């Protein structure tokens, strides 16, 4: 300084007003931007998280046989939770400046945002979720 096994941390942001029986969901203004790359990015390249196929995987429940007073134990089939892998789904942006270099900086005008639930249509409220995570920082051991 690399690269390998363990382990510990730590890993998402954001609302008022106004109609109205009822909306933080509509209407109007406002607000927010995970992770690696890359000239500094919600919008470029590529990963994450929801949900779906499939493989494995076999908690659990069921059934038939067998041995057994019985409890139970064994065998075999159905079914099928956790996890685990792989693969599919997967939003949105130009346009002028600076500069070697930027769709990233600056100026300018735009646009996006699972999936359930709600007295009324959600990026902002509740929920899954004290969960998962991409991937950051650290410690021990071993290896070169």
């Nucleotide at each position: 300084u690399a690269c390998g096994u363990g382990c510990u941390c730590c890993g998402g942001g954001g609302u008022c007003g106004g109609u109205g029986u009822a909306a933080u969901u509509c209407c109007g203004a406002a607000c927010c931007g995970g992770c690696g790359g890359u000239a500094u990015a919600g919008u470029c390249c590529g990963c994450g998280a929801a949900c779906c196929a499939c493989u494995g995987g076999g908690c659990g429940u069921u059934c038939u046989c067998g041995u057994g007073c019985a409890a139970a134990c064994g065998a075999g089939g159905a079914u099928a939770a956790a996890c685990a892998g792989c693969g599919g789904c997967u939003g949105a942006a130009c346009u002028g400046g600076u500069g070697a270099a930027a769709u990233u900086c600056c100026a300018g005008u735009a646009c996006c945002g699972a999936c359930a639930g709600u007295u009324a249509a959600a990026g902002u409220c509740u929920g899954g979720a004290u969960g998962g995570g991409a991937g950051a920082a650290g410690c021990a051991c071993g290896u070169g």
The RNA shown here (FMN riboswitch aptamer (RFN element)) has 144 nucleotides and comes from Neomicrococcus aestuarii. Model confidence (mean pLDDT): 85 of 100. The organism belongs to Neomicrococcus, within Bacteria.